[in-house]
């Protein structure tokens, strides 16, 4: 690096050093000599995964009824795996301006352009596409 599923408008920054970019690409907006970028030290959050404990329902296991397949009730909560809310920050990632800062491709629409339609400008609304980050998996 390709592949698969989820999620992406929430949430969280000082300080050393260092010295000009940085925000993924392009285009617009930004940030940035009142310190980018990258390094190290604290410190934060809390998106997933383990961990912790919770309710439902399923499975399963015991117990009672019926002749029986199997059904009903009622009970454990040891195992299993689902669903919904929840606490930790202990561990394994991650993350700490701006909705993934916005847009880019495509379908619908409002407005405006003499403007009904074709185009053209400006928005809204859907999806997709990039992308990020996690878990898996060959």
């Nucleotide at each position: 690096g390709a592949c698969u599923c989820a999620u992406c408008g929430a949430g969280a920054g000082g300080g050393g050093c260092a010295g000009a970019g940085g925000g993924a690409a392009c285009g617009g907006c930004c940030c940035g000599u009142u310190g980018a970028a990258g390094c190290c030290c604290c410190g934060g959050c809390a998106a997933c995964c383990g961990c912790c404990a919770g309710u439902g329902g399923a499975g399963u296991u015991c117990g009672u009824g019926a002749c029986g397949a199997u059904c009903a009730c009622g009970a454990g909560g040891c195992c299993u795996g689902c669903a919904c809310a929840g606490a930790c920050a202990c561990g394994g990632u991650g993350c700490c301006a701006a909705a993934u800062c916005c847009g880019u491709c495509u379908c619908g629409u409002a407005g405006c352009g003499a403007g009904a339609g074709c185009c053209g400008c400006c928005g809204c609304g859907a999806g997709a596409a990039a992308g990020a980050u996690g878990a898996g998996a060959a």